[in-house]
The prediction has a mean pLDDT of 83. Predicted 3D model of a 546-nucleotide part of an RNA (small-subunit ribosomal RNA, 5' domain) from a metagenome.
Context: one part of a larger RNA
RNA sequence: GAACGAACGCUGGCGGCGUGGAUAAGACAUGCAAGUCGAACGCUGAUUUCAGGGUAGCAAUAUUCUGAAGUCGGAGUGGCGCAAGGGUGCGUAACACGUGGGUAAUCUGCCGUGAAGCUGGGGAUAACUUGCUGAAAGGCGAGCUAAUACCGGAUGUGAAAAUUAAGAGGCAUCUCUCGAUUUUCAAAGUUGGGGACCGCAAGGCCUGACGCUUCAUGAUGAGCCCGCGGCCUAUCAGCUAGUUGGUGAGGUAAUGGCUCACCAAGGCUAAGACGGGUAGCUGGUCUGAGAGGACGACCAGCCUCACUGGAACUGAGACACGGUCCAGACACCUACGGGUGGCAGCAGUCGAGAAUUUUUCACAAUGGGCGAAAGCCUGAUGGAGCGACGCCGCGUGGGGGAUGAAGGGCUUCGGCCCGUAAACCCCUGUCAUUUGCGAACAAACCUUUCCACCUAACACUUGGAGAGCUGAUUGUAGCGAAAGAGGAAGGGACGGCUAACUCUGUGCCAGCAGCCGCGGUAAUACAGAGGUCCCAAGCGUUGUUC
Numbered sequence: 001g002a003a004c005g006a007a008c009g010c011u012g013g014c015g016g017c018g019u020g021g022a023u024a025a026g027a028c029a030u031g032c033a034a035g036u037c038g039a040a041c042g043c044u045g046a047u048u049u050c051a052g053g054g055u056a057g058c059a060a061u062a063u064u065c066u067g068a069a070g071u072c073g074g075a076g077u078g079g080c081g082c083a084a085g086g087g088u089g090c091g092u093a094a095c096a097c098g099u100g101g102g103u104a105a106u107c108u109g110c111c112g113u114g115a116a117g118c119u120g121g122g123g124a125u126a127a128c129u130u131g132c133u134g135a136a137a138g139g140c141g142a143g144c145u146a147a148u149a150c151c152g153g154a155u156g157u158g159a160a161a162a163u164u165a166a167g168a169g170g171c172a173u174c175u176c177u178c179g180a181u182u183u184u185c186a187a188a189g190u191u192g193g194g195g196a197c198c199g200c201a202a203g204g205c206c207u208g209a210c211g212c213u214u215c216a217u218g219a220u221g222a223g224c225c226c227g228c229g230g231c232c233u234a235u236c237a238g239c240u241a242g243u244u245g246g247u248g249a250g251g252u253a254a255u256g257g258c259u260c261a262c263c264a265a266g267g268c269u270a271a272g273a274c275g276g277g278u279a280g281c282u283g284g285u286c287u288g289a290g291a292g293g294a295c296g297a298c299c300a301g302c303c304u305c306a307c308u309g310g311a312a313c314u315g316a317g318a319c320a321c322g323g324u325c326c327a328g329a330c331a332c333c334u335a336c337g338g339g340u341g342g343c344a345g346c347a348g349u350c351g352a353g354a355a356u357u358u359u360u361c362a363c364a365a366u367g368g369g370c371g372a373a374a375g376c377c378u379g380a381u382g383g384a385g386c387g388a389c390g391c392c393g394c395g396u397g398g399g400g401g402a403u404g405a406a407g408g409g410c411u412u413c414g415g416c417c418c419g420u421a422a423a424c425c426c427c428u429g430u431c432a433u434u435u436g437c438g439a440a441c442a443a444a445c446c447u448u449u450c451c452a453c454c455u456a457a458c459a460c461u462u463g464g465a466g467a468g469c470u471g472a473u474u475g476u477a478g479c480g481a482a483a484g485a486g487g488a489a490g491g492g493a494c495g496g497c498u499a500a501c502u503c504u505g506u507g508c509c510a511g512c513a514g515c516c517g518c519g520g521u522a523a524u525a526c527a528g529a530g531g532u533c534c535c536a537a538g539c540g541u542u543g544u545u546c
């Protein structure tokens, strides 16, 4: 000199863009952060309309029962999601990360493309009704019922396994192609439209959409293995028994001591094994002319963890932050028998600390989940709020104005400085204030009209064009008008380094100080004042890095 997720002191006008728990991975009140689908399914409540029957009434009408259609809820079965998104850096010196490869040792829901199929049955169960029990959380029975829930049967394009013929290729184990034989293995329906035909009707039939099953392939994502690279310590020199290898088996999607039985005695190490300390890694950031050095906040990629430790279940995917089970610590409820909980999600509270924000608005945009869609959910995200924490921009006025006013300071008492500075005159209107107008982020989805393709079809679907609907931020940005210099400057330094000097007070005292050093009666070094210098909505100090 530069830098900072900074803190402290003094001061503080506005705006934009960023950024904000670095310490206790300490404990957490409260609210929200993951739901959705009725176009898979049964039950149930409310309500609207229509049809039919009954009762009262002369009638209008009122009321009740049944059925149909629709709308809005409730819990439940079922499907998909909850493994993403969001947070943290405890652990980890490791194939964790980076980079380059391998997988002839592998898996991959949803999505794209292609092929084939979707037939006929069965038994349950939740919800519901009911009984017992418990303070509660809940638990145990009995009875009824549905499905795209569950289980057999059929079919086999196909796939898998075994045996076997031929060919091609490679990297030991092998891989691929095409044949033959045998065995095993599937499925589910829902909904829109329809001219004929059949049917009393439901529907059959035709056609489209979604869905289901078996495969192939792509894409995406993941698993595993390997080379190389990146901290300190030798006041750590030897370490190792599933240890190193083999055979066989188990296990896994898959290789492998991953696990096990047996056999052998190996394996690593001064190019630093083993031990100890510290630490998430990287793209990058800061500094520096560079080489380097230090760091890894925000943003992005990977890893890791979810009160502490352990375990598996479900699933394409977890050994799962807002799932389950067990143990522990802590906290809460309790009828003392027993239960409940997990903010390192967003806000917020206490604590420790030099120190770090609102218990805000909206799903309008982008993205995600579910759904055919409308839509619902989304503390992701988009915005606003707070903090000079940082960077950048703007302003606090401009021109004229000398008897060089008053006042203050210095003085050699002549004067000099503050100083065109002020007053005074003439202007301007940035920002702030008041007031008026007022955007963009919006295009889709959807509704509707028309056209085209497809078609038996003027349905439906798809594509195109036109119109309509949708804004949290926000009456914001911006633009116009009004008034008036009116509302807006401080901090540090002045002995040398280092730009900037005098007076007074003090008298080795009080004090200053980054280093050298000042202060003991004329202190440019302490304190105050005047003046000057530097930076400026900041300026200094402290800490840390280069």
Stems, first nucleotide, its partner, number of pairs: 001546004006542005013394006019387002026350003030347003035080003040077002043074014087305001089303001097229007106222002111218008119153001121151002128143006158185007166177004189210006197204002231277003238268003243265008280302004284295004307328005330341004358384001360383003366380001367378004397427004407418004431487001433482005446468007490535005495516003501530005511518002